[in-house]
RNA sequence: AUCUUAUCGAGAGCGGCGGAGGGAUAGGCCCGAUGAAGCCCGGCAACCGAUUUGUACACAGCUUAGCUGCUGGUUGCAAAUGUCAUGGUGCUAAUUCCUACAAUGCCGCUAGGUUUGCGGUCUUGGCAGAUGAGAC
Numbered sequence: 001a002u003c004u005u006a007u008c009g010a011g012a013g014c015g016g017c018g019g020a021g022g023g024a025u026a027g028g029c030c031c032g033a034u035g036a037a038g039c040c041c042g043g044c045a046a047c048c049g050a051u052u053u054g055u056a057c058a059c060a061g062c063u064u065a066g067c068u069g070c071u072g073g074u075u076g077c078a079a080a081u082g083u084c085a086u087g088g089u090g091c092u093a094a095u096u097c098c099u100a101c102a103a104u105g106c107c108g109c110u111a112g113g114u115u116u117g118c119g120g121u122c123u124u125g126g127c128a129g130a131u132g133a134g135a136c
Base pairs, nucleotide, nucleotide: 002135003134004133005132006131007130008129013041015040016039017038021031022030023029025100026099027098028097042092043091044090046089047088048087049084050083051082052079053078054077055076056075059072060071061070062069096128101125102124103123105121106120107119108118109117
């Protein structure tokens, strides 16, 4: 780099260095010398990880004449975000800041017998992107 898959409405500094940019792209709209990017420290807890309790299913062992009962550990789920932050990533303005493509509904305009077209909006899906995990 490519592919698969999950998630993206929660959370996180009034610190130090640094100096003008930043929010992927385009348009918009924002942030920024009351200091941007970047680095350090701090923080958060999304994924991997660790760990507690409960529960569901199947399984194993023991048990019962049998129904069953007990135990174990695996997996899933839940605990208003369970708990942890020692490990690997990540994140730390605004819903992924909003919209980009399509469809249903609603509203408006054009037209006018109807169909159609254009714009706005809601919802849903998709595209793109980000992050994790896995594959190659």

Predicted 3D model of a 136-nucleotide RNA (SAM riboswitch aptamer (S box leader)).
The coordinates come from a structure-prediction model, not an experiment, and the mean pLDDT is 76.